Predicted 3D model of a 99-nucleotide RNA (Purine riboswitch aptamer) from Lysinibacillus contaminans. Of the family's consensus pairs, 100% are formed in the model.
RNA sequence: AGGAAAUACAAUUAAAUCCCACAUAUAUGCUAGAGGAUCGGCUCUAGUGUCUCUACCCGGCACCGUAAAUGCUGGACUAUGCGGGAAAGCAACUUUUGG
Repeated sequence: AGGAAAUACAAUUAAAUCCCACAUAUAUGCUAGAGGAUCGGCUCUAGUGUCUCUACCCGGCACCGUAAAUGCUGGACUAUGCGGGAAAGCAACUUUUGG
C1' cells in the first nucleotide's frame, strides 16, 4: 500500500450491513359459509395444504349478454439450505519502499 479516468445517480437523514442466483416448501393452491358487483368478476370468516414461521394476492387476456359463476396466463413474499457479489475491516500471509 495510493492516484486518475469513465459510467450511473432528484434531495436529505439513518443504518454495517445489503444485494443476486439456485434448491427445498406451496400448487401465491384447495374446501366451505355469509355478503357484494355486473360501468363487474370482489369483501369478510373458518378449515385444509408445508418435517415450516409467514403469505395465500396483483395485472393482463378470455369468458359470462345482465345471470351467478369464473377460467387461462405473467409476476412474489416468507422459512431453511447452498453458492456468489457489494460494502466494511487489516489479525495473519505476501509484495514493495525507507530506517
The organism belongs to Lysinibacillus, within Bacteria. Rfam family: Purine riboswitch aptamer. A reference for the family is Mandal et al. (2003), "Riboswitches Control Fundamental Biochemical Pathways in Bacillus subtilis and Other Bacteria", Cell. Its Rfam clan is "Purine riboswitches". Rfam describes the family as follows. Riboswitches are metabolite binding domains within certain messenger RNAs that serve as precision sensors for their corresponding targets. Allosteric rearrangement of mRNA structure is mediated by ligand binding, and this results in modulation of gene expression. A class of riboswitches that selectively recognises guanine and becomes saturated at concentrations as low as 5 nM. In Bacillus subtilis, this mRNA motif is located on at least five separate transcriptional units that together encode 17 genes that are mostly involved in purine transport and purine nucleotide biosynthesis.